[in-house]
Context: one part of a larger RNA
């Protein structure tokens, strides 16, 4: 390198948008670029192989014939790729109509509940634990009512539920905004026209899939500025436990958690399962939709859960496939050395991408 592979054994980039590629629906004509076939022409010799000959044999040598799977012209063929015009509606998008949702960003509010400060009532304890102590209180705590502050999260509804590419998204009401999904009819003559119904009977006409670099998004943490700061709480600090407790448990308690800005680019970023499109038994729930003869069936999108061919090493996946096939892109190739080193690159840093060797088993 070929070939095998990538749910868990090494292997799916943490996700989408999309540039070069690479791959592409149905049809007519038309080139002949790959494609096939035919001739010539060229492939040095030496070497190869077959067959003959020569040194007594073999090595060696000499003749001859094939091969040299190649390239080049020239004619030919037109299923299939391609290239060029045309046409076409079933991929794709549009255009109307609906109806579902924590999809996103901004702005305003709501009660619980905790903290905190005041003032009343009242008195010796509160708090914690396995069991205590620290710790708070006679300067009046805890409690229990009024009232005022203020921050951060929304109980129930709530689900095996629902959105969003993905991380991720939840009180409430408003404004602005993305995606999805569903429905768009019948008859008739014919190849585009009429005629009924009806809120409405649309247009485009392959315009597509994937997608190397890019580029955007990106939990938590922590980064740098300016504010917040209730609760909770790395870090410390004290009390316990213990042999020892640098922990688990308690009382305290900074960062940080919250907002705006602007950086960081990593996770068991996971369905350990890329991206799309086509086929392939059924049952059974449950979330938006559409029809119908509505206790109930048909149908189109998600979402679950059992199962049958089939696959699988097995476990298990099974129309949301890990089954059958096709496209394209990433990644893997024995463990350690190593999510390291050095060097490039990006970052304020932390660090991140990338990514070896030597040695050793």
């Nucleotide at each position: 390198c070929u070939g095998g592979g990538c749910g868990u054994a090494a292997a799916g980039c943490g996700u989408g948008u999309g540039u070069a590629g690479g791959c592409g629906g149905a049809u007519g004509c038309u080139u002949a670029a790959g494609u096939a076939g035919a001739a010539a022409g060229u492939g040095a010799a030496a070497g190869g192989u077959c067959g003959g000959a020569g040194c007594u044999c073999a090595a060696c040598c000499c003749c001859a014939a094939c091969a040299c799977u190649g390239c080049u012209u020239u004619c030919u063929a037109u299923a299939c790729u391609g290239g060029g015009c045309g046409u076409c509606u079933c991929g794709a998008g549009u255009a109307c109509c609906g109806g579902a949702g924590a999809g996103g960003a901004a702005g305003a509010u709501g009660g619980a509940a905790c903290g905190a400060c005041a003032c009343g009532u009242g008195u010796a304890g509160c708090g914690g634990u396995g069991g205590a102590a620290u710790g708070c209180g006679u300067u009046g705590a805890g409690a229990u009512g009024u009232g005022u502050c203020g921050g951060a999260a929304c109980a129930c509804c709530a689900a095996u539920g629902g959105c969003g590419a993905a991380g991720g998204c939840a009180g409430u009401c408003u404004u602005c905004u993305g995606g999805a999904c569903g429905g768009u009819g019948g008859a008739g003559a014919u190849u585009u026209c009429u005629c009924c119904u009806u809120a409405a009977a649309u247009c485009u006409g392959a315009c597509g899939c994937u997608g190397a670099g890019a580029c955007a998004c990106g939990a938590a943490a922590g980064c740098c500025a300016a504010g917040g700061g209730a609760g909770c709480g790395a870090a410390c600090a004290g009390g316990a436990u213990u042999a020892g407790a640098u922990a688990c448990c308690c009382u305290g308690g900074u960062a940080g958690u919250c907002u705006u800005g602007g950086c960081c680019u990593u996770a068991a970023a996971c369905g350990a399962u890329g991206u799309u499109c086509a086929c392939u038994a059924g049952g059974u729930g449950u979330c938006g939709g559409g029809g119908g003869u509505u206790u109930c069936c048909c149908u189109c999108g998600g979402u679950g859960c059992c199962g049958c061919a089939g696959c699988u090493a097995a476990c298990g996946c099974a129309u949301u496939a890990a089954g059958u096939g096709a496209u394209c892109c990433g990644c893997c190739u024995g463990g350690g050395g190593a999510c390291u080193a050095c060097g490039g690159c990006c970052g304020c840093a932390a660090g991140g991408u990338u990514g070896a060797a030597a040695c050793u088993c």

Small-subunit ribosomal RNA, central domain from a metagenome, 361 nucleotides, folded computationally.
The prediction has a mean pLDDT of 88.
RNAcentral holds the full RNA, with entries from SILVA.